[in-house]
């Protein structure tokens, strides 16, 4: 240099065919239990904002009524290869 795979909340990881983004788990916050803690159980938990609402799938574009998903370029990581 060429080819392929991967990139989603703080972390892991779903979203099957383009149709509610973040299910589920971990972590964290808080409550119950306990003398106190651990364990267990309940509730909450993407970001911004007082709120209405706005933003968010590596980045920037494109297609579409609608994109995490399809197309292009680029960035990063991994693998194969001359």
């Nucleotide at each position: 240099g060429g080819c392929g795979c991967u990139g989603u909340g703080g972390c892991g990881g779903a979203a099957u065919u383009g149709g509610u983004a973040u299910a589920c788990g971990c972590g964290c916050a808080u409550g119950a239990c306990u003398c106190a803690a651990a364990a267990u159980c309940g509730u909450g938990u993407g970001g911004g904002g007082c709120a209405a609402c706005c933003c968010u799938u590596g980045u920037c574009g494109g297609u579409u009524c609608g994109a995490g998903u399809c197309c292009g370029a680029c960035c990063a990581g991994c693998g194969c290869u001359a």
This is a predicted structure of an 82-nucleotide RNA (transfer RNA) from a Candidatus Saccharimonadota bacterium. The coordinates come from a structure-prediction model, not an experiment, and the mean pLDDT is 82. Its Rfam family is "tRNA". By type it is a transfer RNA. About the family: Transfer RNA (tRNA) molecules are approximately 80 nucleotides in length.